[in-house]
Context: one part of a larger RNA
Parts: sequence; C1' cells; structure tokens
RNA sequence: UUAACGCCGGGCCGUAUGCCUAACACAUGCAAGUCGUACGAAAUUCGCAGAGUUUAGUGGCGGACGGGUGAGUAAUACAUGAAUAUCUGCUCUUAGGAAGAGGACAACAUUUGGAAACGAAUGCUAAUACUCUAUAUGCUUACGAGUGAAAGGAGAAAUCCGCCUGAGAAAGAGUUUAUGCCUGAUUAGCUAGUUGGUAGGGUAAAAGCCUACAUCAAGGCGACGAUCAGUAGCUGGUUUGAGAGGAUGAUCAGCCACACUGGGACUGAGACACGGCCCAGACUCCUACGGGAGGCAGCAGUGAGGAAUUUUCCGCAAUGGGCGAAAGCCUGACGGAGCAAUACCGCGUGAGGGACGAAAAUCUUUGGAUUGUAAACCUCUUUUAUUGGAAAAGAAGCUCUGACGGUAUCCAAUGAAUAAGCAUCGGCUAACUCCGUGCCAGCAGCCGCGGUAAUACGGGGGAUGCAAGCGUUAUCC
Repeated sequence: UUAACGCCGGGCCGUAUGCCUAACACAUGCAAGUCGUACGAAAUUCGCAGAGUUUAGUGGCGGACGGGUGAGUAAUACAUGAAUAUCUGCUCUUAGGAAGAGGACAACAUUUGGAAACGAAUGCUAAUACUCUAUAUGCUUACGAGUGAAAGGAGAAAUCCGCCUGAGAAAGAGUUUAUGCCUGAUUAGCUAGUUGGUAGGGUAAAAGCCUACAUCAAGGCGACGAUCAGUAGCUGGUUUGAGAGGAUGAUCAGCCACACUGGGACUGAGACACGGCCCAGACUCCUACGGGAGGCAGCAGUGAGGAAUUUUCCGCAAUGGGCGAAAGCCUGACGGAGCAAUACCGCGUGAGGGACGAAAAUCUUUGGAUUGUAAACCUCUUUUAUUGGAAAAGAAGCUCUGACGGUAUCCAAUGAAUAAGCAUCGGCUAACUCCGUGCCAGCAGCCGCGGUAAUACGGGGGAUGCAAGCGUUAUCC
C1' cells in the first nucleotide's frame, strides 16, 4: 500500500475503504419519469341538474443531468495562458405583441391479418398538436425589394400560470492558438486533399471541412527526432525524500472517452444519445419455422477468471435532481443499516499491597540461581461485558413530517468478572542456555550454519521486539 497469504492468533468503539484480474457472459428485481390548471374520451364513486377518483391515447417538459467504466486515445485528449468567426432550453432584467381563418390524425367504433411481436382498412373527434392569411421591432439586400411570430388555461373576480418577437445578463457549450506532456534510430525519411490559391458548397461558427480547376501553383513536416512501432486516459493530487528529484494517478474533485462489436442519421436548445431509433455482425432466448426479443462498464446479485474485493437490505426523514400552479409523484443520486481487523485513530484484557521469595518447571559447580511481586492472599475500581430503566439533536416552515432507531447518550445493578497473541534471539539486529540430531533431518534476506560438546537445525526453559495483531510475499521511495 484499494493489498494477498499463514492448519498462527483474535475483545471493543469511531472514521474511512472494499473486482487492481475477463471493456468476460449475465437469471431475477429495481435504477426516469411527470403534468387532468393543454386536449377529447372511457371506467368508476357519492348525498347524482352536481362534485370527485383513476387512466390508455393526443400534447408539453424531462429521458444530453445524475450514476458506471478506463477499452480506445501520445493528441480532435489533458494542464496553464490567450483568442473569437459562433450557439444557448430553463432562470433573471428589459421593450413590444398575441388579429383573422382552416383542414386533419390518434384515442374510440366496425371489419380484419398474425403463434407472437405487432399491424391493416373504413368511419367519427378535441387541443397549448398542425397549416394558411395579416401585421411587427428583427434578419437579408444588388437599396428595387424579399423574408418572417403567436395559444391558451385556472378563477366569481382581482389576478396567476403560460404563448410570440427583439435587446441584455448569468451560467454553459462549440471553435482556434502558444507552451508543457512516456519509451525505442536494431524506426530516417514522411505526405496527393497532401501544402497554399480561386470559385462553389457546407456549418451555429473560421477553416481542404467538402467538390471543381483541359496541367491553378508545388508545396508542407523532419536529427530541436517527422513517420513508424510499443505503452498509456490526463490533471488537482497521493507517496517517498531535508530538499532537488523519483514513483504513482484507488477513494474525493475537474476534464476527456466509451456504453455487446462496427457504421449511420433522426428528434431536439443541447446527442450522433448507457437503460432511444435504423443497418450489419457475434452471442443468448422465444417460435405455430413464416418471424420476433435482448444488451448490468447503473444498484444489489450469479457464473467464470483470479492470490484477492461485500447485502438479490431500509428510506425518500435530510441534501440535490425531473415534472407539476400546488398537493404531490418519481429518484439503487443520496441518506442510512449489513458484511470484511482491509486501513487509520482510540480503549480494554484490571489497580494498590503482598516473601531474603510457596509449590512446580528449567538450569546447576548441588551451595544455589531463574521464572518472580509473578501467583496465592488482602483491599479497591467497573472502562468493557451482561441485565433493567430513561432517551435525543439531525425538522427547514405556523401545524405536520425521522429511514437511521428505541440508535447515540445518560442512570442503576451484578461481578475481576467476558478479553493475548505472533515473530525473533550467530553477525548485520534488541534478545542464551539445556536436550535431541550428527554434512542427516533441516535453516537461510546477505555472510553462511549442520560431518558427536550446534547461542545458526528440532524441542524445553528463559529473554527481546511488536501487540489485537504478528510474520511472510509482492510493489514504490
């Protein structure tokens, strides 16, 4: 250190962290909806001239955020600085406007195809859906002109919420540019849309961005390392170090890229769109064999791979997001709980007294020495443990609203009670003796130990170092 391992051991709290490998394949559930104060309709309830409730469909806003992963990418990336030829839904400020008219299509009804997925035909209908006319600051302009908007809803009303067109702000996005940014020369030349021009196209926007030029010109890059090959997401940071430097890019934050693999566009303010569409491919599943369905690098979870990485949990109470006038609904974002000594911090496993020193063990020169105030024994405490009781803050905003949670915390009772191991002891390196073994068995990071007195192997006693851990392995300084 995102660590792993040990036939080693393990009491507690708090805070963090938890697939580094197969961007391998995925059963199941959930992760993006919401609005009836835009619209017609249907069903349903009641106290039935009325008032509610629910919703498939049309319509609006949001599914471009949030969440995941690091495959690709050595520069269309990233970091720092500069620039502008551009765009911007919602929000805020400000100036004006909202006049006329029209035809449809779902739903629905009838008929009908298909195993299903899903359709087809005919007929009816509403709107803030769609279309036309008018006008307007605006835009374009060859200065003649051309082009070009709108929608209502709620309410008894006041009014509120919307709609259209300008101008500005905020915040965001696009684009350009300078510098920095790993290894290899056993990669030295590379490049034809290539470098520049003109014309046209194209874009929100500059530009070979794209196309053309009977032959428009021949440029551009390169030892200050082009091209090619390998490796790699980048940064703030993290780690190590006195620093300079080195290594690294888990968690958190900013940016980028990707969403089974490859390609494409549509819609939209914004995507070439993880839980949207189309095509092709591989794979999986259903099938009545005609045809269909799917995409966990969201949260859990499964298999596989691996030395190795958690629950198919609770809640929208808080913070934040989407929709809504609001009530509210949705939210595996998030808030929490669970599992794991994975890491860090903290606490405990008792405290005081107690012998020229019990027993026992080990050693012995057999005198004794050591374990050792250690134990026993006496006095005391209760962190922790167990039991019982009380009990939050976190809620903003008058009332109400707490997943966590009867949790944290507090009080009382009980009783030393529930809690110590691991490695090492030849030198480096803190810590020594006995027995066994006899170049055997074995040890070992280096030097090296072992062939009969081994402080180096194995065991006993003792000691040393760390301590709920200890040691080993891997890796960085």
A computed fold for a 477-nucleotide part of an RNA from Bulboplastis apyrenoidosa, annotated as small-subunit ribosomal RNA, 5' domain. RNAcentral holds the full RNA, with entries from ENA and SILVA. Its mean pLDDT, the model's own confidence on a scale to 100, is 84. Lineage of the source: Eukaryota > Rhodophyta > Rhodellophyceae > Dixoniellaceae > Bulboplastis.